[in-house]
Context: one part of a larger RNA
RNA sequence: GGGUGAACGCUGGCGGUAUGGAUAAGGCAUGCAAGUCAAGGGGCCGCAAGGCACCGGCAGACGAGGUAGUAACACGUAGGAACGUACCCCGAAGUCAGGUAUAGCUCGCCGAAAGGCGGGGUAAUCCCUGAUAGUCUCGAAAGAGUAAAGAUUCGUCGCUUCGGGAGCGGCCUGCGUAAUAUCAGCUAGUUGGUGAGAUAAUGGCUCACCAAGGCUACGACGUUUAGGGGACCUGAGAGGGCGACCCCCACCGAUGAAACUGAGACACGGUUCAUACCCCUACGGGGGGCCGCAGCCGAGAAUAUUCGACAAUGGGCGAAAGCCUGAUCGAGCGAUACCGCGUGGUGGAUGAAGCGUUUCGACGCGUAAACACCUUUUAUGGAGGAGGAAUUUUUGACGUUACUCCAUGAAUAAGGGGCUCCUAACUCUGUGCCAGCAGGAGCGGUAAUACAGAGGCCCCGAGCGUUACCC
Repeated sequence: GGGUGAACGCUGGCGGUAUGGAUAAGGCAUGCAAGUCAAGGGGCCGCAAGGCACCGGCAGACGAGGUAGUAACACGUAGGAACGUACCCCGAAGUCAGGUAUAGCUCGCCGAAAGGCGGGGUAAUCCCUGAUAGUCUCGAAAGAGUAAAGAUUCGUCGCUUCGGGAGCGGCCUGCGUAAUAUCAGCUAGUUGGUGAGAUAAUGGCUCACCAAGGCUACGACGUUUAGGGGACCUGAGAGGGCGACCCCCACCGAUGAAACUGAGACACGGUUCAUACCCCUACGGGGGGCCGCAGCCGAGAAUAUUCGACAAUGGGCGAAAGCCUGAUCGAGCGAUACCGCGUGGUGGAUGAAGCGUUUCGACGCGUAAACACCUUUUAUGGAGGAGGAAUUUUUGACGUUACUCCAUGAAUAAGGGGCUCCUAACUCUGUGCCAGCAGGAGCGGUAAUACAGAGGCCCCGAGCGUUACCC
């Protein structure tokens, strides 16, 4: 000198664009944040229009949040072979015949509640059985085995199997990837083999048996610290530092563990168990998880609204209308940062008053003010008024928007730090090694340009300084 997710002190007019819990992954009141489909099904309510719970389907594995753990194939990059894939696209073939359950409903019962039990009876794109079977699977072959669901306003929308695609994902490997030797030895599923199991798939992934291996000063093992990258800051570069916002990847969801469902999870707003904590209770028993958006408490130097809208973009469901969406788009708050604008312009010497200095002559603040004329950015008031809408019609939260015009009137708007040297800027008074200053050198003990006040001056300016940290 540059930089920051900054904080603190003094000060503070406006706009735009960004950005804002870095500490306690501490605890959370309240509301909202994931639903949708009546064109799969039987029912209930209703005069109708329509509405409702249930079964069923798809979605809830995305999106949103956090960085605790992790020094690792986590990440980056370059490759590899033994895999999967719902929705979407392309191609081929098929969609036949039956069955009995169960919720809702009804009857009865238990419980404070949460909720639950029993009897009866019912539907389906729920479930099951049979048939058919190739370009599928197994097999050398012969052969064996495996599927489907209907709805319909007749347009179509679905369903099953196989092959291919796109995108996505799982797995393996080379190289790169913090500090520490005041960590020197580490390792029994350990290293390899054979066989089996498991998986979508390779593999000690798991198991049985066999062998005795494997890693290590090119730092194993241990310990400490840490999410990685694109980037960002600095620097001529090399390098050093860093990983806020935004994007990609990974991991996590009170703590620990487990599986179920499913194309996909070992699942933030699903289930089960344990633990700690909190809440309700009729004491028998139940309920909860903001590291979603707001908001509260706590700790802290310190970080915002319990706002509006689905208008746009995107997502889920749906044939559609549409519904949902704290994603998102917007508004609010904060000089937190960057950028832009303003706080007036021109004239004006008796160089007014006042203040300061003085060699007492005067000099400085100083064209500064007053005063005259002008302007209206901004402000205030009024009027008009888009684009964002994709669309011929309808649809805008923002929005009393941006922007344009008119009116009023200099009207609404300047401070902070410094002035011994480094370092731009000097005098007076007070104080007297006191009170104090200070980044370093150093100032102050009676003439202090270094302390304090004043006048003047210098620097920057809606900011200016200080502190912390990085180059």
This is a predicted structure of a 471-nucleotide part of an RNA (small-subunit ribosomal RNA, 5' domain) from a metagenome. Rfam family: Bacterial small subunit ribosomal RNA. The prediction has a mean pLDDT of 88. The full RNA is in RNAcentral, with records from SILVA.